[in-house]
RNA sequence: CUUGGGGCGGAGCGAAAAUCUCCACCGGCGGUGAUAGUCCGCGAGCUUUUUGGGCAGAUUCGGUGAAAUUCCGAGACCGACGGUUAAAGUCCGGACGAGAAAG
Numbered sequence: 001c002u003u004g005g006g007g008c009g010g011a012g013c014g015a016a017a018a019u020c021u022c023c024a025c026c027g028g029c030g031g032u033g034a035u036a037g038u039c040c041g042c043g044a045g046c047u048u049u050u051u052g053g054g055c056a057g058a059u060u061c062g063g064u065g066a067a068a069u070u071c072c073g074a075g076a077c078c079g080a081c082g083g084u085u086a087a088a089g090u091c092c093g094g095a096c097g098a099g100a101a102a103g
Base pairs, nucleotide, nucleotide: 001103002102003101009023010022011021012020024090025089026079027078028042029041030040031039037077038076045055046054047053048052059075060074061073062072063071081093082092083091
């Protein structure tokens, strides 16, 4: 110096919902005996006395194997803040920002 986050399509109720309900869809970076949203750690968010500290999310069963909460099969779960005619992981905004990190 460059790169560096994805996703609401259908139906229902309603005056009003991409926010509720049912179905659908998405998964940053490094590590790890073997490939991870759910393991370990980091970033993003909130907070504070700001080179630092604090808070904060989620996985089980079976199979293969020398080795897998990472693969295969099945089932489950999680998702900052502010906004909105109605409550948001998926819309709008801070953000043409910041950033773990990669080249």